Source information
This is a predicted structure of a 113-nucleotide RNA (SAM riboswitch aptamer (S box leader)) from a soil metagenome. The prediction has a mean pLDDT of 81. The RNAcentral record of the sequence draws on MGnify.

């Protein structure tokens, strides 16, 4: 950089000791011990693997979860951030302010290349 996914799912113990949830705002978690590290356990099915199917072949579809490579195990990626549509409230009636739903985008995370 490209592609795919992101409203599901899954925690105990030990060490340490004050921050953490990417950024900003909000909100939240946290001495009843955060973040991090280690051990064990689990979730999931991206890749590998195995099986079945499709196909001339490749591509592809589905399943399994024994084994391997990652990943993950508070809150929808915690929510919002930029733009559109449709509502609601307020108002100085302005092409305003606030807010809700929804769609898209941006950013981020993970995997594969």
């Nucleotide at each position: 950089c490209u592609c795919a996914u992101c409203c599901a799912g899954a925690g105990a113990g030990g060490c340490u000791g004050a921050g953490g949830g990417a950024c900003c705002g909000a909100c939240c978690c946290u001495a009843u011990g955060a973040c991090g590290c280690c051990u064990c356990g689990g979730c999931a099915a991206c890749c590998a693997u195995u099986c079945a199917c499709c196909c001339a072949u490749u591509u592809g579809u589905g399943a399994a979860g024994c084994u391997g490579g990652u990943g993950c195990c508070a809150a929808c990626u915690u929510c919002g951030g930029c733009g559109g549509a449709c509502g609601c409230a307020c108002u100085a009636c302005a092409u305003g302010u606030g807010u809700g739903u929804u769609c898209g985008g941006g950013a981020g995370a993970u995997g594969a290349g």